[in-house]
RNA sequence: AAUUUUUAAAGCCAACCUUGGUGUGAACCAAGUAACGGAAAGCCUCAGGUCUCUAAGUAAUUUAUAUUUAAAGAUAGCUGGGUUGCAUUU
Numbered sequence: 001a002a003u004u005u006u007u008a009a010a011g012c013c014a015a016c017c018u019u020g021g022u023g024u025g026a027a028c029c030a031a032g033u034a035a036c037g038g039a040a041a042g043c044c045u046c047a048g049g050u051c052u053c054u055a056a057g058u059a060a061u062u063u064a065u066a067u068u069u070a071a072a073g074a075u076a077g078c079u080g081g082g083u084u085g086c087a088u089u090u
Base pairs, nucleotide, nucleotide: 002090005087012038013037017032018031019030020029021028022027036077042083043082044081046080047079048078049075050074051073052072054070055069056068057067058066059065
C1' cells in the first nucleotide's frame, strides 16, 4: 500500500430502566444503574420503510377514531447507498 471479514482477548460504543431538562409530538440531551446488543451501533436523510405534527379532503359522527393528499419534522441501534476509520488475515 492492497485485500479479507473468522475472532472480540486488551480497548471502544451502549439498548432497556430511573431521575432531571428540552420539544405540541415522534424524539433528543445530561446523570445514575445496567449489559439487549454492535466490526462501523463513527459520520451523511440520497432512495425506500416506520413514526410524529400541521393543513385540507373523505368515511363515520356527540366526541373519539380511521383513511387519502400535501407541507414540515424524528429515526444513521429499520434497510439500501455514500464517506472515513480500528482490529485481524494474506
This is a predicted structure of a 90-nucleotide RNA (c-di-GMP-I riboswitch aptamer) from a Bathymodiolus brooksi methanotrophic gill symbiont. The sequence was found by an Rfam model in a public genome assembly. Its mean pLDDT, the model's own confidence on a scale to 100, is 77.